[in-house]
RNA sequence: CAUUCGACAAGGCAAACUUAUUGAAAAAUAAGGACGCAAAGCCACGGGUCUAACGUAGCCAUACUAUGAUCGUCGAGCUGUCAAA
Repeated sequence: CAUUCGACAAGGCAAACUUAUUGAAAAAUAAGGACGCAAAGCCACGGGUCUAACGUAGCCAUACUAUGAUCGUCGAGCUGUCAAA
């Protein structure tokens, strides 16, 4: 110094699940809770995935549709702690 790997130590985040609230839903937020995480920090730009209210079609069963959601799904972009080997 931080390309790779992650040794100690410090601090950080918080999956499932539970409760409450919001939402058509997916899901989000808050509290509890820790499976994990060096970007599990930010960003929906490109894929992927989830939902389908509205809309369209319809044999009224349903199908399609993102303007909804997810970055703890991958990639791009922006930022970033420690420093033994």
The prediction has a mean pLDDT of 84. This is a predicted structure of an 85-nucleotide RNA (c-di-GMP-I riboswitch aptamer) from Geosporobacter ferrireducens. Of the family's consensus pairs, 95% are formed in the model. Taxonomically the source falls in Geosporobacter (Bacteria, Bacillota, Peptostreptococcales, Thermotaleaceae).